[in-house]
Context: one part of a larger RNA
């Protein structure tokens, strides 16, 4: 110095990208670290262990023994390191096919839901358990036929696709990101994680400026009750939607960081590709890469996970330890709301 843990009990950071770091694939070389012998040196006294000496002990005197990130010469060469070289399986690129709401902007389309104008009609209407508020003889509900405007895109639509998460669904151009297959042509460890940092993040929420159809916090009004600042009607401003800029949050969940390898199986889907098969689409075996159910070993306090692990290993980050408390103070960030980092007194 190391020690349990982290899906449901406290505990995976909301995601990514990536400086230092910390860890790395095969084969030679080298022998620094690492181990072995050998020599040298480690003063006395002290510590231990045998003998002796004061009547015994303390004390003390010989003799041994031990003691080292020491140094040197020699050897060993698995593992680590350094060094050059070399290699291909890890990464990456290259050619050739693919899928797909992944993203950015532009334009279009047609369903409805309001409003406006006409036409055709007369007393309702709409709403609820019931019901009134409300709209409607200044002519509404209903229905026809025009026009505006705005928001969200039915069927297809799938435990389907995509994307790191947030998340993405009409239709057509356009600019763009990243994956799966095949081929084994290139390059040759160039990889993996990542403290700080940088970026991206639903919903609401701020500012400015637009825009508002539909729904709708506040708010008014009707009911409902003992009351009813609710539930349930009838209305309706922000917001919601757009353009620029903040915010930085969430049951941000798979409440399970990330990479690599290993460890029976069944079945379904979704891209692809090998066969095979046909006049062709299919059908059928098999492989990879995703995305679901069951399920063996195994693990778990169970419940349950089980090749998409929560088994078995190896590396790197993050985090947990009763409550007070994610609060107080300080500091950073914010226009604000607020964030983030984070005690202690006391108490159990």
């Nucleotide at each position: 110095c190391u020690g349990g843990g982290c899906g449901u009990a406290a505990a995976g950071a909301g995601c990514g990208c990536g400086c230092a770091g910390g860890c790395g694939g095969u084969c030679g070389u080298u022998c620094a670290g690492u181990c072995g012998a050998g020599u040298g040196u480690g003063a006395a006294a002290g510590c231990c262990c045998c003998c002796g000496g004061c009547u015994c002990a303390a004390c003390u005197g010989g003799g041994g023994a031990g003691g080292g990130u020491c140094a040197c010469u020699c050897g060993a060469u698995a593992c680590u390191g350094a060094u050059c070289g070399a290699c291909u399986u890890g990464a990456a690129g290259g050619c050739g096919g693919g899928a797909g709401a992944g993203g950015g902007a532009a334009g279009c389309g047609g369903a409805a839901u309001u409003c406006c104008c006409g036409g055709u009609g007369u007393a309702g209407u709409g709403g609820u358990g019931a019901a009134a508020u409300g709209c409607g003889u200044a002519g509404a509900u209903a229905u026809c036929g025009g026009g505006a405007g705005g928001a969200a895109c039915a069927c297809c639509a799938g435990u389907g696709g995509c994307g790191a998460a947030g998340g993405c669904g009409g239709c057509u151009u356009u600019c763009u990101g990243g994956c799966c297959c095949g081929u084994u042509c290139u390059u040759g460890a160039c990889g993996c994680u990542g403290a700080g940092g940088c970026g991206c993040g639903a919903a609401a929420g701020c500012u400015a400026g637009g825009g508002u159809a539909g729904c709708a916090a506040a708010c008014g009004g009707g009911a409902u009750u003992a009351g009813a600042u609710a539930c349930c009607c009838c209305g309706g401003u922000a917001g919601u939607c757009c353009u620029a800029g903040c915010c930085g949050u969430a049951a941000a969940c798979g409440a399970u960081g990330g990479a690599c390898a290993c460890u029976a199986g069944g079945u379904g889907u979704u891209g692809g590709u090998g066969g095979u098969a046909u006049c062709a689409a299919c059908c059928c075996c098999g492989c990879c890469a995703g995305u679901g159910c069951c399920g063996a070993a195994g693990c778990u306090a169970a419940c349950g996970c089980a090749u998409u692990a929560a088994g078995u290993g190896u590396c790197c980050c993050g985090c947990c330890u009763g409550g007070g408390a994610g609060u107080a103070c300080g500091g950073c960030c914010g226009c604000a709301a607020g964030g983030c980092u984070a005690a202690a007194a006391c108490u159990c």